SAM riboswitch aptamer (S box leader) from an Anaerolineales bacterium, 122 nucleotides, folded computationally. Its Rfam family is "SAM riboswitch aptamer (S box leader)". Rfam links the family to the GO term regulation of gene expression.
RNA sequence: GACUCAUCCAGAGAGGCGGAGGGACCGGCCCGACGAAGCCUCGGCAACCAAUCCGCGCAAGCGGAGAAGGUGCCAAAUCCGGCAGACCUCCGAAAAAACCGGGGCGGUCUGGAAGAUGAGGG
Numbered sequence: 001g002a003c004u005c006a007u008c009c010a011g012a013g014a015g016g017c018g019g020a021g022g023g024a025c026c027g028g029c030c031c032g033a034c035g036a037a038g039c040c041u042c043g044g045c046a047a048c049c050a051a052u053c054c055g056c057g058c059a060a061g062c063g064g065a066g067a068a069g070g071u072g073c074c075a076a077a078u079c080c081g082g083c084a085g086a087c088c089u090c091c092g093a094a095a096a097a098a099c100c101g102g103g104g105c106g107g108u109c110u111g112g113a114a115g116a117u118g119a120g121g122g
Stems, first nucleotide, its partner, number of pairs: 003120006013042005021031003025082004043074003048070002052065005078114001083111006089104001090102003
């Protein structure tokens, strides 16, 4: 890297080195010389995995607690959108409505794609 499963509207930053980028990609919108990326130190968040304890269960396992292990994470919802559908809105359009067709850097919702992280097996 490819595959499978789970999660992604919560949470958590200081110092040193460094010196112009960063937020995956594209569009937007942001962050950044009041110091970006990266590296180091210390701190923190969380509870995916392992271990521990408690409850339930014949068991597989399920639920809970805490946080000394392995990861992960510590601007903005994965920063927002991207694809599809439904509804709203506008137009064709006429007295009105329904149906139908169409439109947009539009709104709400649902699902997906992509990405990230963990775990798994090969």